[in-house]
RNA sequence: AGAGUUUGAUCCUGGCUCAGGACGAACGCUGGCGGCGUGGAUUAGGCAUGCAAGUCGAACGGUAUCAUCCUUUCGGGGGUGAGAGAGUGGCGAACUGGUGAGUAACACGUAGGUUAUCUACCCUCAAGACGGGGACAACCCAGGGAAACUUGGGCUAAUACCGGAUGUGAGCAACUUUUAGUUGUUUGAAAGGUGGCGUAAGCUGUCGCUUGGGGAUGAGCCUGCGUCCUAUUAGUUAGUUGGUGAGGUAACGGCUCACCUAGGCAAUGAUAGGUAGGCGGCCUUAACGGGUGGUCGCCCACACUGGGAUUGAGAUACGGCCCAGACUCCUACGGGAGGCAGCAGUCGAGAAUAGUCUACAAUGGUCGGAAGACUGAUAGUGCGACGCCGCGUGAACGAUGAAUCCCUUCGGGGUGUAAAGUUCUUUUAUAUGUGAGCAGUGCUUCUUAUAUUAACAGUAUGGGGAGAGAGAUAUUAGCAUAUGAAUAAGCAACGGCUAACUCCGUGCCAGCAGCCGCGGUAAUACGGAGGUUGCAAGCGUUGUUCGGAAUGACUGGGCGUAAAGGGAGCGCAGGCGGCCAAGUCAGUCUGAAGUGAAAGCCCGGGGCUCAACCCCGGAAUUGCUUUGGAUACUGCCUGGCUUGAGUAUGCGAGAGGAAAGCGGAAUUCCAGGUGUAGCGGUGAAAUGCGUAGAUAUCUGGAGGAACACCGGUGGCGAAAGCGGCUUUCUGGCGCAUAACUGACGCUGAGGCUCGAAAGCGUGGGGAGCGAACGGGAUUAGAUACCCCGGUAGUCCACGCCGUAAACGUUGUGCACUAGGUGUGGGAGGUAUCGACCCCUUCCGUGCCGAAGCUAACGCAUUAAGUGCACCGCCUGGGGAGUACGGUCGCAAGACUGAAACUCAAAGGAAUUGACGGGGGCCCGCACAAGCGGUGGAGCAUGUGGUUUAAUUCGAGGCAACGCGAAGAACCUUACCCAGGCUUGACAUCCCGAGACCGCCAUGGAAACAUGGUUUCCCCUUCGGGGGCUCGGAGACAGGUGUUGCAUGGCUGUCGUCAGCUCGUGUCGUGAGAUGUUGGGUUAAGUCCCGCAACGAGCGCAACCCUUGUCCCUAGUUACCAGCGGUUCGGCCGGGCACUCUAGGGAGACUGCCGGUGAUAAACCGGAGGAAGGUGGGGACGACGUCAAGUCAUCACGGCCCUUAUGCCUGGGGCGACACACGUGCUACAAUGGCCGGUACAAAGAGCAGCAAAGCCGCGAGGUAGAGCCAAUCUCAAAAAGCCGGUCUCAGUUCGGAUUGGAGUCUGCAACCCGACUCCAUGAAGUCGGAAUCGCUAGUAAUCGCGUAUCAGCCACGACGCGGUGAAUACGUUCCCGGGCCUUGUACACACCGCCCGUCACAUGACCCGAGUCGGGUGCACCCGAAGUCGCUGGCCCAACCCGCAAGGGAGGGAGGCGCCGAAGGUGUGUCCGGUAAGGGGGAUGAAGUCGUAACAAGGUAGCCGUAUCGGAAGGUGCGGCUG
Repeated sequence: AGAGUUUGAUCCUGGCUCAGGACGAACGCUGGCGGCGUGGAUUAGGCAUGCAAGUCGAACGGUAUCAUCCUUUCGGGGGUGAGAGAGUGGCGAACUGGUGAGUAACACGUAGGUUAUCUACCCUCAAGACGGGGACAACCCAGGGAAACUUGGGCUAAUACCGGAUGUGAGCAACUUUUAGUUGUUUGAAAGGUGGCGUAAGCUGUCGCUUGGGGAUGAGCCUGCGUCCUAUUAGUUAGUUGGUGAGGUAACGGCUCACCUAGGCAAUGAUAGGUAGGCGGCCUUAACGGGUGGUCGCCCACACUGGGAUUGAGAUACGGCCCAGACUCCUACGGGAGGCAGCAGUCGAGAAUAGUCUACAAUGGUCGGAAGACUGAUAGUGCGACGCCGCGUGAACGAUGAAUCCCUUCGGGGUGUAAAGUUCUUUUAUAUGUGAGCAGUGCUUCUUAUAUUAACAGUAUGGGGAGAGAGAUAUUAGCAUAUGAAUAAGCAACGGCUAACUCCGUGCCAGCAGCCGCGGUAAUACGGAGGUUGCAAGCGUUGUUCGGAAUGACUGGGCGUAAAGGGAGCGCAGGCGGCCAAGUCAGUCUGAAGUGAAAGCCCGGGGCUCAACCCCGGAAUUGCUUUGGAUACUGCCUGGCUUGAGUAUGCGAGAGGAAAGCGGAAUUCCAGGUGUAGCGGUGAAAUGCGUAGAUAUCUGGAGGAACACCGGUGGCGAAAGCGGCUUUCUGGCGCAUAACUGACGCUGAGGCUCGAAAGCGUGGGGAGCGAACGGGAUUAGAUACCCCGGUAGUCCACGCCGUAAACGUUGUGCACUAGGUGUGGGAGGUAUCGACCCCUUCCGUGCCGAAGCUAACGCAUUAAGUGCACCGCCUGGGGAGUACGGUCGCAAGACUGAAACUCAAAGGAAUUGACGGGGGCCCGCACAAGCGGUGGAGCAUGUGGUUUAAUUCGAGGCAACGCGAAGAACCUUACCCAGGCUUGACAUCCCGAGACCGCCAUGGAAACAUGGUUUCCCCUUCGGGGGCUCGGAGACAGGUGUUGCAUGGCUGUCGUCAGCUCGUGUCGUGAGAUGUUGGGUUAAGUCCCGCAACGAGCGCAACCCUUGUCCCUAGUUACCAGCGGUUCGGCCGGGCACUCUAGGGAGACUGCCGGUGAUAAACCGGAGGAAGGUGGGGACGACGUCAAGUCAUCACGGCCCUUAUGCCUGGGGCGACACACGUGCUACAAUGGCCGGUACAAAGAGCAGCAAAGCCGCGAGGUAGAGCCAAUCUCAAAAAGCCGGUCUCAGUUCGGAUUGGAGUCUGCAACCCGACUCCAUGAAGUCGGAAUCGCUAGUAAUCGCGUAUCAGCCACGACGCGGUGAAUACGUUCCCGGGCCUUGUACACACCGCCCGUCACAUGACCCGAGUCGGGUGCACCCGAAGUCGCUGGCCCAACCCGCAAGGGAGGGAGGCGCCGAAGGUGUGUCCGGUAAGGGGGAUGAAGUCGUAACAAGGUAGCCGUAUCGGAAGGUGCGGCUG
């Protein structure tokens, strides 16, 4: 510090996800030790049991009991000392400890105030402590009660209680020398205990006591600032705001009350609702921030729930009291008791959180003079890997490397120096021993100094010495010795992100998954294994949180098209604000002081062996407060200025607005005239209108609406919007002048006003148009598009509505930043007859462009540039602009505006393709023009289907179907039936034998079996080796079994189409582009020119073969001109001229001429030439596409079969036959059939072959065998043609299917199932519907010939050969295919694409809902506990007063009454939640239904608002937008 994920790829926007850190955690697997921490987060749920607050005898009375002494009548009594338990009294119990329910608040934090306060114990200062009195517990007696407890009577002490005295004090008043003092008056205190000295009086110490001042500590109250979410909570408040007076409090205060007042709070968010203890800190982060508030510390709140007071310095009191309530327990049923959110523990709930431990040894606390007591505070230990830190599980050597296991290309590789083995070590462990520190505080005692004092008693403090004793942890830590590698390794991951790979199993199953995504037979992604990587006593998972996320952007984002500018304006609050000068110093800057607790973080140092941990010091704590200073800027205040803004004056343009009036053209209607059969409408029609006279045409009239031409990226207006002419009223704007005001300005949350169309209300109006509706068409349907009608509406007046693609998808204002060129309005200059041109300038409105900006497209002085001010808005897609709530509206609806759930994308711009019922250019037998076919018939052949025991398999649009198959009777053969074989028909290895073969016989359909007969070969160093055959065992053979979607190879196709790419450079952020596009041209990316390209490669062309002309060479088997011979046949001699053969060469290159063209390339025409613009034909097939075809040619991975899915044999089948399709043949005839005669090829083939002559047969053929291994011989006859004859338009002398008979040939064998011949038979068919195929010249058509395969042949096929030999092409509109350019795209599996909505099914979430249940809360009323306060005084009362007393008084108490008042009750409202018949939409879900709305002109351009209609997407009307 980033990465993955939208796409074919790219850039951007944008979300999701990951890597990091952390945790009071939990879960899974695993687990050796130690140190330090940490541990009920959930039910503030309920709690058994034990403990957690007591202490003081030096405050008091007094005792059980014990010890000891004395005495005794032996029962006891007395003294001294100690002294449990209980009581009076004091102090403490308000601390400590727990929890976080409540609380959004002066609760907390921070800084202050308190002249508005209190403070026990402690410190200090001052003063005092005199003298009296009366009780009540305990105790005793007598009662009540189950208990808890309680009543009456009697005795008694005090540091308990009460008066009196005194009094610095306090209150009031007066005076004075007024920070204070003096005087007067009123009021108000106390307690002793215990030491020393002393006979005593008394003196003195100490601890207490009282009053007052001060301090310290703690607390109360007040204030500034800060402190969560919701505006779908906008108004709230009656003691409320303030005052006066009174009461109350420690104290201010509506804290309370009476009266007066009408205020107070709130958009800077009151009130209400939700949530929550706050902070220091902790986690994270670069920081700012964000999250959090467990442990530790500070503060607050609470103590079963609610209320209340008492005591006290302090409480409204966790382990106190009273009342009410809920719950639990005891009960004798009458009554009582209780409060673990103290420490342990228990139940419950929960994913989940520990021992009913030890000790007061230390630290601290309370009490005490002290010893000491108490202390679940605390110190320790236990349990839990819950966290952090540390250590160990051994170390060294040890093989070209054991074994196991895994992989393997079978060679090997990995595990792996790992193990074993050898040599060591001993942390840890176990055992034993030794052994610090936490502890010498205090006590006792000796001594010394000081203070006190009369005192060297005593006491206190300090110094020194001695003595005894106190350890929970603890069998401590540490150290030593012994034993022995001994006691100790797991977890997760291994497709990418992300370090780490193979095998097996599985087969869209089982499963994985954080995201992308894996799994459908070769899974590095599932499960296992081996290996590897990472971390390690842990490792993973889950959850939460920060980070990454600049993804809420203060630091630090955006809004033309990605989400996002409000429809427009006016304007209150608010925010911001021109120039100069003076003042002030609030903001701002700076210095100082205080505070910012400690702990923590950071830095330095130190202590535990290190570390964690702990200790010390520093820094930091960015804040707040006070104060000194500065004065540029901002603010405030004062004075001025004119440039911002406005006014004035003078010109000017304009569909700016409102009202009234007027006008012509056109449509329709009405009346009349002329006139006759149609009109109208459409792609074509029909509905409709018309003989009752339409349409057309003329005249007249009525009525409504809209204003042609001008008219223009022209004008005006804030926007919506505004268009005939005239008048009236009226708003704004521009220019010029520079007279006036003097910052008067900009923006603008709320608010107000305006606001197209549609729509609504009332009343008019209604020509045309025209939702709905009716009809006609179209169509599979057509609730549409088209047509004929047509209502609301459109128009007017008044009132609503308040929305649009209300768009420049661009808020308003100001300033600055190159230009060029139009246009509208004005002014000026120059000059002139003239503003005609030209120049300058201001305002508006367009286009093009620099810099700059932008993801790109693009914007660019009219900014999307550079800045400032203010407002609005955005934060992934869907759900959804929906639901609920609220406001507005007559309604339609508008504004505001979520969540659950769901997806990993949704999106913008641009790129390359592909596609378009987009465009342009071009090509092709693509169409057209022609010729001949197919589709109809019969037959052949292939296929489908059906059938079958089997009809083997493959091929499937073009590019399967006379295809694999260039030969299915057996064989082939893969299929079926039957019979056989099992190391096998075939290969290699091993062992044994020696032949095998052949022949014969028997059985059998054969394979085969049995028997017989015969019996090895080659080499040799004689040992043996090799070959062949048979038998045997096992490794293995074998498979036309499967996968062409695992593959190689080969092939088809687009397509012989002209394309496909690369290097360097350049452009672009990039994908990519350029080159390769453009202008011409070509068959061609062929060539030329131009050009940020320059070159190159694979293709094209050429090179190759063949054919066409000539030449050279050669001349047999070919040839024969001339010569000779001849049996008249190139037959012979001869010849190599010619033809020909087969080698080599020449030739053609737009080379030449003319024209066109850019003078180019090239094209057109011509000459010459055998051939002319590639001369004809062939071979040759770029990058790639179709998971195209082939595992059955072959090869090959994986899988499968192994007495069978292998092998052998016989027979059958591949040849079936209602039917359908493809490809062919033969025909339908006279351009013909038949008969006779006659002529001319090329290319091939031939020895298990071609076969001649001759003879036989009507013929197929037979016989025969010459010749030929071929320019020699043979197949071999070419046929159409030509000549002659016949047939005469018919199912024929056409046509030949079918069938009968007779034969020939091949072959082991022609039944299934061959070909051919002859005789006989003589079917359909008279030119073929829709549709469709081939061909552009030696082509089509037509005619025959040959070959491969092959015994033969189902060949009419295929591949070749020659003979005869046409027609037509205007042209590129259309069909098909292709190429190039361009355009649109929501496609990229690429239009056989994508995709919308209803319906049906399933699943889960949500909304409404008659109701119903629960909770919170407001208001009103009723009842009213405890208790404070007030009132009362029949009853009761020791202290004080009067009084001799009785009695009375003061005062108090119980009781009663009153105010307030918790819980409870009633009624009513509101909010929240649960649940619900039923209803609603929405989401999701491999293969459901209906259509086809959108994306291309998406086949009616789409979309927005509105209205209406329709199964549904949607259609239509009106207005708007261009996306």
The prediction has a mean pLDDT of 83. This is a predicted structure of a 1523-nucleotide RNA (small-subunit ribosomal RNA) from an anaerobic digester metagenome. Rfam family: Bacterial small subunit ribosomal RNA.